[in-house]
Record summary:
The part of an RNA shown here (large-subunit ribosomal RNA, domain II) has 849 nucleotides and comes from Syndiniales sp. Its Rfam family is "Eukaryotic large subunit ribosomal RNA". Gene Ontology terms of the family: structural constituent of ribosome and ribosome. Its Rfam clan is "LSU clan". The literature on the family includes a 2001 paper in Science by Yusupov et al., "Crystal structure of the ribosome at 5.5 A resolution". The organism belongs to Syndiniales, within Eukaryota. The coordinates come from a structure-prediction model, not an experiment, and the mean pLDDT is 80.
Context: one part of a larger RNA
RNA sequence: GAGGCGUCACCCUGGCCAUCCAGGACGUUGACAAAAUGGUUUUUUUCGACCCGUCUUGAAACACGGACCAAGGAGUCGUUCAAUAUGUCGAGUGUGUGGGUGUCAAACCUAUACGCGUAAUGAAAGUAACAGUUUGGAUUUUUUUGUUUUGCACAAACGACCGACUUUGAUCUUUUGAGAGAGGUUUGAGUAUGAGACAUGCUGAACGGACCCGAAAGAUGGUGAACUAUGCCUGAGUAGGGUGAAGUCAGGGGAAACUCUGAUGGAGGCUCGUAGCGGUACUGACGUGCAAAUCGUUCGUCAAACUUGGGUAUAGGGGCGAAAGACUAAUCGAACCAUCUAGUAGCUGGUUCCCUCCGAAGUUUCCCUCAGGAUAGCUGGAGUUGGUGAACAGUUUUAUCAGGUAAAGCGAAUGAUUAGGGAUGUUGGGGACGCUUAGUCCUCGCUCCAUUCUCAAACUUUAAAUGGGUAAGAGCCAUGACCUACUUUAGUGAGGUUAUGGGAUAAAUGACAACUUCAAGUGGGCCAUUUUUGGUAAGCAGAACUGGCGAUGAGGGAUGAACCUAAUGUUGGGUUAAGGUGCCAAACUGCUCGCUCAUCAGAUACCAUAAAGGGUGUUGGUUCAUUUUAACAGCAGGACGGUGGUCAUGGAAGUCGAAACCCGCUAAGGAGUGUGUAACAACUCACCUGCCGAAUGGACUAGCCCCGAAAAUGGAUGGCGCUUAAGCGGGUGACCGAUACCCAACCAUUGUUGCAAAUGCAAUGCAUCAAUGUGUAGGAGGGCGUGGGAGUAAUGAUGAAGCCUUUGGCGUGAGCCUGGGUGAAAUUGCUUCUAGUGCAGAUCUUGGU
Repeated sequence: GAGGCGUCACCCUGGCCAUCCAGGACGUUGACAAAAUGGUUUUUUUCGACCCGUCUUGAAACACGGACCAAGGAGUCGUUCAAUAUGUCGAGUGUGUGGGUGUCAAACCUAUACGCGUAAUGAAAGUAACAGUUUGGAUUUUUUUGUUUUGCACAAACGACCGACUUUGAUCUUUUGAGAGAGGUUUGAGUAUGAGACAUGCUGAACGGACCCGAAAGAUGGUGAACUAUGCCUGAGUAGGGUGAAGUCAGGGGAAACUCUGAUGGAGGCUCGUAGCGGUACUGACGUGCAAAUCGUUCGUCAAACUUGGGUAUAGGGGCGAAAGACUAAUCGAACCAUCUAGUAGCUGGUUCCCUCCGAAGUUUCCCUCAGGAUAGCUGGAGUUGGUGAACAGUUUUAUCAGGUAAAGCGAAUGAUUAGGGAUGUUGGGGACGCUUAGUCCUCGCUCCAUUCUCAAACUUUAAAUGGGUAAGAGCCAUGACCUACUUUAGUGAGGUUAUGGGAUAAAUGACAACUUCAAGUGGGCCAUUUUUGGUAAGCAGAACUGGCGAUGAGGGAUGAACCUAAUGUUGGGUUAAGGUGCCAAACUGCUCGCUCAUCAGAUACCAUAAAGGGUGUUGGUUCAUUUUAACAGCAGGACGGUGGUCAUGGAAGUCGAAACCCGCUAAGGAGUGUGUAACAACUCACCUGCCGAAUGGACUAGCCCCGAAAAUGGAUGGCGCUUAAGCGGGUGACCGAUACCCAACCAUUGUUGCAAAUGCAAUGCAUCAAUGUGUAGGAGGGCGUGGGAGUAAUGAUGAAGCCUUUGGCGUGAGCCUGGGUGAAAUUGCUUCUAGUGCAGAUCUUGGU
């Protein structure tokens, strides 16, 4: 401080009665008048806002279906089974059939058969179940505080009984059996005062076309050779040229065989080319055509393996084929028609009204399993039991136990590994001195000792955090006695039985708990922090814990599945979160301290890139130097001699090159830092001095900035723009800002508590209080609408249904009521039964535009 109980006082409130006042009800009241603040609709503007359906981890998608409208269009019916609800009868129940009666398809009486049930067990022959005890326990009795009595259902344990199996077996008997009784860690879908049968509904399963549409295939029986392929029969047709085979004639040559020349002749799967037949190129025209193969020019062939009419033959796993799998009626790597046939599809697509409550999974195991199923898990429904200090828990605490990861360690073991130091010499290689036997010494190794550097998934002394197990009491604790075939050397131990005593805050916090049964969907997952395997890496592949998305909106990150905040009934008000506060755009061009200038500035996690390396850009820091014994910088002066040092060079005088790199005089001056010359010269530097008068010079480091930094349409801190910022880094206030939080009202759901029998109705009702409200697949409950039947109550020519409507109203919604117009004859409410019962999608079907 809150709550409860009791008493007293006061105050407030409530109830009853009486009186008065106001208001209400009766009421869908009568008359009159107008409007807005009410209703409906149209246009414009501001803010928000991507297109539905679908498969998918993920769709606004450059994934697929979809122009628009109307009508049609998809979980049905039968049989069987399971569970459940309701009903009837009940050790029975239901049906069939026969007979009788009857108010004659009903109902009633009766007989009989069959199904399921009433008894199980065993392979079978066969045999065949008595009501028990303990614990918890609703209920009941006594007391109403303990106590006592009764013990339902159900659960657990023990025991009994029946059958099977098995051990034993009194007794009887035809020597083959029967078998009382006593058992058994064996076994049964058993018994233990029955619970079933049938009907109807919902749900699920199986078989049937089995929710609807959809194959490629398979089979049976037929129809086709008017196209076209080929054969046969019988008909028809095919300019004009060229070339010039055989044969023949004449002349010449020759001894002859024969040959030469010129004519004649008119052969040929010969040639040019018309008709015809064909169809090369333009890859021309056309390409909703003239045409489901045509037109133009060009081209091939053209007396034959030619073209063609008619007839006839060959037929589908068959024909025919100068062979292309060509052709077989616009169909051919197996024609067409009908049937089996609604063939099957683990595959694609579609699957039709509303609200309320709950609400997933992509994981386990198995499968000729990997586009699928079954199984467990997750989820929903229906119940049963018990209920609040009992039982329980994704929590903490206390106690205790197991472990070998992270870390650490290697002057600890194992293994790897860097560097020196010390020591001995039984020692390995090389070397020096040595009579070459010894030996002595040097050096590199090896070994040992004390140190030192760096490591380990398959190393470890040590050793976490987190996580895991158990316990925190009544089924308990203490003491005594007894039993046992177990155990012990042992009345030792273990287990059990019994008696007596003790006796409830037995850690905190939270919160109703346990169980039974039926069933759906799912069984492609994906992302993030952390841990982790493969990989050069990946918006890669594979795991673990947790949380998310999927299934989910809201505010923020400009944009966005997963990030941050935070989860959502309908409204109003207030306060915040993340993130912001120049303008777009709500809120400080706030305050304060630094940094930064970019001819490519920068600007907010996930996140939409930039590095190594550089900078005398600027700002800090660390460290080492120089400096009033005047530094650094600037200006000025000196910068000499031995010496043209030695060698080398054609030459080399400080300065091509090599090795030296001294001395003297000095304030100081290199055997020379560069320029220069053929070589000198000349200039310069180091170094010293003067003037000047206070800080100066390196190295490293890290903030911002710059370089490093190149690409194709024009372009993105989100845009504009911004520079003592509106950039970067600190600090500090104010304000803005969600469907989060708080308050209030209302709605729904769930729970708590209460209300009765006389009264308008409503106990599936009324009232009080509290909490909760997301949702895909899926489940459950309650409703709306349509056709038809029955019952009942009604409407309608004073105008039914239907249609139209910018009439108004009710309901969260499906929808409903009402007014007006049109229309001209039927229609509706309620109860109940029934179903060909609800459309936006299916390249859906038909019709229309």